[in-house]
RNA sequence: AGCACGGUAGAGCAGUGGUAGCUCAUUGGACUCAUAAUCCAAAGGUCGCUGGUUCGAGUCCAGCCUGUGCUU
Numbered sequence: 001a002g003c004a005c006g007g008u009a010g011a012g013c014a015g016u017g018g019u020a021g022c023u024c025a026u027u028g029g030a031c032u033c034a035u036a037a038u039c040c041a042a043a044g045g046u047c048g049c050u051g052g053u054u055c056g057a058g059u060c061c062a063g064c065c066u067g068u069g070c071u072u
Base pairs, nucleotide, nucleotide: 001071002070003069004068005067006066007065010024011023012022013021018055026042027041028040029039030038048064049063050062051061052060
């Protein structure tokens, strides 16, 4: 320098243009003499950034930032 893949909740990850979800963790409650386990519920996201397309973008397009790998 070129190419490919990735960036979404504290962590790990899903997400056919039409309400952003799952598991773990966290918090509250139930259960227990108590703790763990189990069960119920809640909180937590301006979806890497800026534009574009569209009635509508996490998703499509462009540029940029960043991580990993490959080639030179």

The RNA shown here (transfer RNA) has 72 nucleotides and comes from a Bacteroidia bacterium. The RNAcentral record of the sequence draws on ENA. Lineage of the source: Bacteria > Pseudomonadati > Bacteroidota > Bacteroidia. RNAcentral records the identical sequence in 4 taxa. The prediction has a mean pLDDT of 85. It matches the Rfam family "tRNA". Rfam links the family to the GO term triplet codon-amino acid adaptor activity.